[in-house]
Context: one part of a larger RNA
RNA sequence: CCAGCUGGUGGAUAGCUCGGCUCGAGAGCCGAUGACGGACGUGCCAAGCUGCGAAAAGCUUCAGGGAGCCGCAUGGAGGCGAAGAACUGAAGAUCUCCGAAUGGGAAUCCCCACGCAAUUGCCUUGCGCAAUGGGGAACGCACCGAAUUGAAACAUCUUAGUAGGUGCAGGAAAAGAAAGCAACCGCGAUAUCGUGAGUAACGGCGAGUGAAAGCGACACAGUCCAAACCGAAGCCCUCACGGGCAAUGUGGUGUACGGACUACCCAACACGAAACUGGAUUCUACACGAAGUCUCUUGGAACAGAGCGUGAUACAGGGUGACAACCCCGUAGUGUAGAUGAUAGUUUCUGGGGUUGUUCCAGAAUAGCGGGGGUUGGAUAUCCCUCGUGAAUUCCGCGGGCAUCAACCGCGAAGACUAAACACUCCUCGAGACCGAUAGCGAACAAGUAGCGUGAGCGAACGCUGAAAAGCACCCCGAAAAGGGCGGUGCAAUAGGGCUUGAAAUCAGUUGGCGAUAGAGCGACGUGGCAUAAAAGGUCUGACAAAGAAUGAACUGAGUGCGAACUCGUAGUAAGAUUCGUCAGAAGCCGAUGUUACGUCGUGCGUUUUGAAAAACGAACCAAGGAGUGUAUUUGUUUGGCGAGUCUAAGGGGUGAACCCCCGAAGGCACAGGGAAACCGAUACGGCCGCAGCACUUUGUGCGAGGGCCACCGUCUUCAAGGGCGGGGAGUCAAACGGAUACGACCCGAAACCAAGUGAUCUACGCCGGAGCAGGGUGAAGCGUGGCGAAAGCUGCGUGGAGGCCCGAUAGAGUUGGUGUCCUACAAUACCCUCUCGUGACUCUGGUGUAGGGGUGAAAGGCCCAUCGAACUUGGCAACAGCUGGUUCCAACCGAAACAUGUCGAAGCAUGACCUCUGAUGAGAUAGUCUGUGAGGUAGAGCGACCGAUUGGGAAACCGGCCUCCGAGAGGAGUUCGCUUCCCUGUCAAACUCCGAACUUACAGACGUCGUAGACUCAGGGAGUCCGGACUGCGGGGUAAGCUUGUGGUCCGUGAGGGAGACAACCCAGAGCUAGGUUAAGGACCCUAAAUGUGGAUUAAGUGCGAUUCGAAGAUUGUCUCGAGCCCUAAACAGCCGGGAGGUGAGCUUAGAAGCAGCUACCCUCUAAGAAAAGCGUAACAGCUUACCGGCCGAGGUUCGAGGCGUCGAAAAUGAUCGGGGCUCAAAUCCACUUCCGAGACCUGGCGACGUACUUCUAAGUACGAUUCCGUAGGUUGGCAUUCUGUUUGGGUGGAAGCACGGGUGAGAACUCGUGUGGACCGAACAGUAACGAAAAUCUUGGUCUCAGUAGCAGCGAGAGUCGGGUGUGAACCCCGACGGCCUUACGCGCAAGGGUUCCUCGGCACUGUCAUUCAGCCGAGGGUUAGUCGAUCCUAAGUCCCACCGUAACUCGAAUGGGAUGACAGGGAAACUGGUUAAUAUUCCAGUACCGUCUUGCAACAAAAGUCGACGCUUUGGGAACCACCGAGCGGGGCCUUCGCCCCGUCGAAUCAUCGAACUCCGUGGAAGCCGUAAUGGCACGAAGCGGAAGAAUGGUGAGAUAGCGAAAGUCGGUCGUACCUAGAGCCCGUGAAAAGACGAGCAAGCGAUCGUACCGAGAUCCGACACAGGUGCGCAGGCAGAGAAAGCCAAGGCUUGU
Repeated sequence: CCAGCUGGUGGAUAGCUCGGCUCGAGAGCCGAUGACGGACGUGCCAAGCUGCGAAAAGCUUCAGGGAGCCGCAUGGAGGCGAAGAACUGAAGAUCUCCGAAUGGGAAUCCCCACGCAAUUGCCUUGCGCAAUGGGGAACGCACCGAAUUGAAACAUCUUAGUAGGUGCAGGAAAAGAAAGCAACCGCGAUAUCGUGAGUAACGGCGAGUGAAAGCGACACAGUCCAAACCGAAGCCCUCACGGGCAAUGUGGUGUACGGACUACCCAACACGAAACUGGAUUCUACACGAAGUCUCUUGGAACAGAGCGUGAUACAGGGUGACAACCCCGUAGUGUAGAUGAUAGUUUCUGGGGUUGUUCCAGAAUAGCGGGGGUUGGAUAUCCCUCGUGAAUUCCGCGGGCAUCAACCGCGAAGACUAAACACUCCUCGAGACCGAUAGCGAACAAGUAGCGUGAGCGAACGCUGAAAAGCACCCCGAAAAGGGCGGUGCAAUAGGGCUUGAAAUCAGUUGGCGAUAGAGCGACGUGGCAUAAAAGGUCUGACAAAGAAUGAACUGAGUGCGAACUCGUAGUAAGAUUCGUCAGAAGCCGAUGUUACGUCGUGCGUUUUGAAAAACGAACCAAGGAGUGUAUUUGUUUGGCGAGUCUAAGGGGUGAACCCCCGAAGGCACAGGGAAACCGAUACGGCCGCAGCACUUUGUGCGAGGGCCACCGUCUUCAAGGGCGGGGAGUCAAACGGAUACGACCCGAAACCAAGUGAUCUACGCCGGAGCAGGGUGAAGCGUGGCGAAAGCUGCGUGGAGGCCCGAUAGAGUUGGUGUCCUACAAUACCCUCUCGUGACUCUGGUGUAGGGGUGAAAGGCCCAUCGAACUUGGCAACAGCUGGUUCCAACCGAAACAUGUCGAAGCAUGACCUCUGAUGAGAUAGUCUGUGAGGUAGAGCGACCGAUUGGGAAACCGGCCUCCGAGAGGAGUUCGCUUCCCUGUCAAACUCCGAACUUACAGACGUCGUAGACUCAGGGAGUCCGGACUGCGGGGUAAGCUUGUGGUCCGUGAGGGAGACAACCCAGAGCUAGGUUAAGGACCCUAAAUGUGGAUUAAGUGCGAUUCGAAGAUUGUCUCGAGCCCUAAACAGCCGGGAGGUGAGCUUAGAAGCAGCUACCCUCUAAGAAAAGCGUAACAGCUUACCGGCCGAGGUUCGAGGCGUCGAAAAUGAUCGGGGCUCAAAUCCACUUCCGAGACCUGGCGACGUACUUCUAAGUACGAUUCCGUAGGUUGGCAUUCUGUUUGGGUGGAAGCACGGGUGAGAACUCGUGUGGACCGAACAGUAACGAAAAUCUUGGUCUCAGUAGCAGCGAGAGUCGGGUGUGAACCCCGACGGCCUUACGCGCAAGGGUUCCUCGGCACUGUCAUUCAGCCGAGGGUUAGUCGAUCCUAAGUCCCACCGUAACUCGAAUGGGAUGACAGGGAAACUGGUUAAUAUUCCAGUACCGUCUUGCAACAAAAGUCGACGCUUUGGGAACCACCGAGCGGGGCCUUCGCCCCGUCGAAUCAUCGAACUCCGUGGAAGCCGUAAUGGCACGAAGCGGAAGAAUGGUGAGAUAGCGAAAGUCGGUCGUACCUAGAGCCCGUGAAAAGACGAGCAAGCGAUCGUACCGAGAUCCGACACAGGUGCGCAGGCAGAGAAAGCCAAGGCUUGU
């Protein structure tokens, strides 16, 4: 590592079902006499459900019932019951609060004090009598009324009058008794079902929509007013009296069959209503109700097996210790009580019909018409609305799908009612080929529960001990109520309390095999090793002999070849897969299973793709769930029935039943077509051919169903001709299956659109109420004063204190940078530093308003509850998706397309092509080759053949141009260029051709091939396909491409095998299975099967060993081969030796120029040869070479061209490479040759499938198949498995299903057997039925593993603990002590919101606590909140609600106005303080001392209510004054200390009452001509200062309170500062800064003063953030040092040491 076993975990499977689902029948309203629904209570103990309601799991009566009972719920305790309980039915009583909710309000609670609130009706006017309101699952009627969607877009249209909203009603609703249909025949209210009919009709005449009459059924039912005429004859209340209504008419009559009236006649029937009798049926509760508990066996138990019986108007079903007609309950049948009240009967009441006359009556803004709309199938011809117009009067009117007229037919509008037949299912009962706990309702269980959300709303999971609790006594271990052992119960405890069975993933232990020598699709095949057994399998090995396919040797002999080797004979011999036989052996032995080793081969599965092992997508694993279904219409196939017919539908009847049987032809389809229509209207067979078949005289002939061809016929067109369609009868119904269309339509999947609601606890803005801003600076206006000035005014100094002023780590608000830290965070926006604002357009807070195409927005598309370029929730909704993904068992036969056309088409469709299946017909067909007769213009070639292009040269002529010359000019000459012609020369063309193949093609023939095993052809059913790709031939585009676009072929796609290293399409080759052989491509040194083979040549570069995986132009005296020219024994080439001279320094030029600056010329001589000099060199010379000549040497040399193999050219990113090793007369390259290897190809043995034929006979066999058996999409066919039903037939307690492991069978899906577990059900065959098969869908739910004992439990300017003791089984953490440390505008103290018991005590540690825990905000039990004065309560604010009124189709909707109510625990406001006390409360209790109010009582007083207060901004300033603190002193206590002395603490004392009391104001006096005064401004003769007086403040002073209290004691005084308190000014404003209740005005005393809140936290753990979360959250208090300071720092009081 793999596998098994023993256990755990887990909860699948099997079995079960108190639950669902569906269908059928029944039944169908409740409510002001307070409903439905809820809240809160209610039990001895009581959390939930159920019941009930303060009379509270119940009370009373009647009936049933008959021994037990006190619900689910089995415990403890205590009761009830033969005086009849419990329980059941019926009738009563009680019935808190909310709720229509109804006296007012509101928070399921209060207040006033007794109210039908509101609306409507009536009246006797009193809310007197009545009604309405709200609820109800669906169904009904009316009104309002979408969008997604479909139309492949979209607007009319569609979805659809649907969803939704509003109003209203009932058990049903609605409709309804013709101003109707119809069609010349008739019907006779309405609704519903079937049909008519997908018809008529509507419709961008698109998509689609879509009646009616009639007929068949069901059920049946008809009436009343207004009016004419009569005129009080009437109705209501009341016992009555009496009253009221009513001439604007109560009542009678009367209603389309007309009536009234008039005149006359007939009749006493019928109909209707009421009462009574009676009691069918049904329902509810109940009663009676047959027959074995016989024997034996097994068993814990008999209901099993065996044997013997019994009942049945009862064998439906359930229970009982396994399967029960006879054990129990029941069942068939029968009965009792109550309710119901069909049919029937009796009595009473009412009263009818006809004729005549033609006098009267018979529904008005109506019928009709016009304009504009909506709606409908309604088209000119539906119905409705609106605006306008507008009749008639029975001698009339309306309708009859265009108008009008006439005729005919039908009917009588403008008033009303009406049962049954039909819709639905909250409810009751019954049933089921429905589900069986991931199913079935969301819910079998505490289910609309737990939980989530502000809210609307969303919304789970969880079934099973046993026959019976007999639910483990006692003992032991243990700190133990944990857990375990022993033991007991029981058939069973691996049935031990989430307990039947108990799978898989997975974990532990153990056993077998293997294991650190070596790399991994985990396997397949083959061969070994080890291990294994009771059963379900029995073979295997060796030897010998025989038969034996394809294939097929060797020794040796003869011969051939340079050689490897080959040929012939040996020999088709030996051998050869396999089969059969004999003998021997094997029992872990063979097969098999487990594992392992070796060999060979081999890149998972699904999908998407041209192409996937893919570094393309999906899946961690396992289990369970999970996707082509139903209806309607239509089309085809198969089978069946009937057949010129066929079928019923709705409905009805029968029946034990919903099965089944019988009726039922309304109607459909077919039976006739043609035509737009009017309209007309066809072969019952004349001829020929001929398949199958039959017959015969059989190379064939005859007949010949069906079939075919003619002929003829119908009709349309039509002058005619011709043509189109049709004609010699086959349909119809049902079932199953294949398709199509509409529906969600195979399943899952959007972003969106619309409707109705829910949200402003976040945030935006507004409104109302309230709160806040240390400290410092600057120094506006104004004012004073000095100076200057005639003045206006300017200016210095001071005062003053303005400002969207300044600084600011005040608080508070914000968030610039670090693009720091964090970034599975502390945090779904945090931390740290830095930074901005900080008296204002400022910040915060309570209340309140604005709502989704809407709000709000100093505007960013920002914000509107972690959601915003249109919120959230539910619904329309299973929206639509041409797009992605998924789509579940086996096998057999055939087998594609990635193309064409069209397409708002290109990711899609349709048709055709291509595939498949079926049928018809019945004999030919034609992919190949050849021949013949035609067709063709490409490749190539050519262009002195067109056309167009095109190199160089020559000649000629003409014309033209530039330039030059001549000429006065005309013109001429010259030159050059162009043009034309000719000659020579060099080139081209897809859209050039004088030519011209291969090749392709049409027809015919021959051969070949195919075809009666049915080709070709025709018809029909079903598809898939429309992204293609590679190579190759030929093209277009492109620099090119593994590029793109055509075309022919092949291949991949859909194709395996061998080769090419690996490698879809390259080479070979088309795989049914198995075995033996032979070859192909390609190979033969080793890896690696096969010759280091043979004969030659090349390469030296590791070139190369690569089919293609590169390698160019160019270079090359590398080397090999070939060819040509020239030189060469008269001596070449190279080398060496020697010569290389003279005229002359040629002339010119030049300063010079001497061979060699330049120019000109380039001669001559001597020679073997030697330049008027090829190069170097000098200033010029000189000098050195060369050319050239001779000698030495002695055989080829030299030049050019062509070819082979090499070389250079040659640069890429982690280490290279020919597959590797390696290879050099090769293992490279070229030529030629020989032998072997090598595949699933080919050959052969065996077996199978398929096809065809035949036989026997239904299941196989035989024969044949060279020309059958690869296969994706797809078509066709046959099987396996699952659920339930019917029939038949079996198994099972002597052990079913399921589960686990193993054996066997089948090609497979699968089936079967054994053992164990399990403990009650389960199969088979045939026929049906379907929620019927999973590995995938980022699938759903559950369980589980790995990562991993990992991350984290550290990080912050708050660095924090340590020691000792105690408790305890156990202490870093709990408690105590000590020491240390931390916080100081907080981590302290007091409130509000919010939470809701968290508070306190006792007991505990399974959970929670990021560790532990003896602790706790955890668990269990008990306890705890005390008010006339604190709040609520009262008042009003923004606002909200109700009523009226109006709007709206309507409302739970809405604007203004009026009325009423409500709205603040920070606004307004009657009144309490000090001390003490509890474990937990206190301004609440207690003690003491006060105060307020006044429904009551008593006393006193009194003309009344005007008035005042309540009552208000911002900035700034003065004065009064307390607490704290500080300073100084006294007193008391303490500490240090030897003293002096120093330090610390304390030194208290309320409300209330009395009194004092400043400013301001007023009065009197006074009388200022310049005074008085302030911080500042200022004031004054209209009266300043001064003096006197009145009223008048504080949380102020003093006294009382208080010889109260507190303290161990002392229990005093002065000063300073001063933001709370009181008071008085000033400035500012485009801002002017709430209201009401109430109080004062305006006595005393007594009594009384209800109800609700009050615990605790209030945050680094009780709130909001999912958490004991570094975040967020309003107000108040504010000590010391030093300081400007609420800064920073340190320290008190107090708190903490748990930012666990």